[in-house]
């Protein structure tokens, strides 16, 4: 210098003018006015997980449904969290990706290919079992002397067959290498290696690792297909929920007393509804509502996630929903034009400067994002 990997952070600045919401103070009868102060994000988003909080439900058990799945830790909790580790895959590497079970069962697999799931014979190889043909050799029999027949054997061909070693197809063709074996072959047999199951010894909290013995010779992929095993899950959500409460409509009471526990009955009294009282709901208003698993800094413990202690700060609470607009200067660098430079500088002008915005709050994840900064690491090249 080039190419990359991983992590953290910022994401326009200053000033002026106008405007908006909360709170405090002052003025005003009030409407409102003035001053001060605070006023969106790293994702406020998607609403995918987990909680706080609120209301409802709740004896116990099961089915259905859903989520998750290596180990240890962390955290209020968590499942796509976070940290550290294990194993596998991948990359020259820094690193990145994945994680119960496919030797319970069911199912699925395009194209190519002969054959793709208790596999398969297209080419090639073989001719051991069986059948047929052609040509030769040979033994015997026969003859009209040319030959003919029967048997054995060899080569070749065809049929039937054997073969999963080799070729070819494919993401994948059912362990690899070697030897024996065979007609040719094949875990068919054996040795070693890989891998699987299982026992023992050692290490580790554990996942697991190292060593060693035995077994059968090999077990393909997909579970974000059904499924099996294990763990967990009550529902709704701040439009939760609580309080105050107009008008209109509607409900109940004032509207009986005596007897009697109560009703009927009987007796007595009253006869007023345009009036008064009560409670429920609606419009509307108030609370919930923002001081919190809070931010920042330091020390200590821990590899780390994180924890403990101390100090310090207060940082939106709107509800038809505020946080904006204009101007000037600066900053950034992509493009265009001009001046200009020719070791490639510099200057001027124009265009441009993202994704996006609270609505109860918090911890995660995911997704979007112009441009820029910082730290660490890897590979390649050159020079000293």
């Nucleotide at each position: 210098g080039g190419a990359g990997c991983a992590g953290g952070c910022c994401g326009g600045g200053u000033g002026g003018c106008c405007g908006c919401g909360g709170c405090g103070c002052a003025g005003g009868a009030g409407a409102c006015u003035g001053c001060g102060u605070c006023g969106a994000g790293g994702a406020a988003a998607g609403u995918c997980c987990g909680g706080a909080c609120u209301c409802c439900a709740c004896a116990g058990g099961g089915c259905a449904g859903g989520a998750c799945g290596c180990u240890g830790g962390u955290g209020a909790a968590a499942g796509u969290g976070c940290c550290a580790g294990g194993c596998g895959g991948u990359g020259c590497g820094a690193g990145c990706c994945g994680c119960g079970g496919a030797a319970a069962g069911u199912g699925c697999a395009a194209c190519a290919g002969a054959g793709a799931g208790c596999a398969g014979a297209c080419c090639g190889c073989c001719u051991c079992a069986g059948c047929g043909g052609u040509c030769g050799c040979u033994a015997c029999c026969u003859c009209g002397a040319g030959g003919g027949g029967u048997g054995g054997u060899g080569a070749c061909c065809g049929c039937c067959g054997g073969u999963g070693a080799g070729g070819g197809u494919g993401a994948a063709a059912g362990g690899g290498u070697g030897a024996g074996g065979u007609a040719a072959g094949a875990g068919c047999u054996c040795a070693c290696c890989a891998g699987c199951g299982u026992g023992c010894c050692g290490g580790g909290u554990g996942a697991c690792c190292g060593g060693u013995g035995c077994g059968g010779c090999u077990a393909g992929g997909c579970a974000a297909a059904c499924c099996c095993c294990g763990u967990c899950c009550g529902g709704a959500g701040c439009a939760a929920g609580a309080c105050c409460a107009a008008g209109c409509a509607g409900g109940g009471g004032g509207c009986g007393a005596g007897u009697g526990g109560c009703c009927c009955g009987c007796u007595c009294u009253a006869u007023a509804a345009c009036c008064c009282c009560c409670g429920g709901g609606u419009a509307g208003g108030u609370c919930g509502c923002u001081a919190g698993a809070g931010g920042c800094g330091a020390a200590c413990g821990g590899c780390a996630a994180c924890g403990u202690u101390c100090g310090u700060c207060c940082c939106a609470g709107a509800u038809g929903g505020a946080u904006g607009g204009c101007c000037a200067c600066c900053c950034c660098a992509a493009c265009c034009g001009c001046u200009g430079a020719a070791g490639g500088a510099a200057g001027c002008g124009g265009u441009g400067g993202a994704c996006a915005g609270g609505a109860u709050c918090c911890g995660g994840c995911u997704u979007a994002c112009a441009g820029g900064c910082c730290c660490g690491c890897u590979c390649c090249g050159a020079u000293g």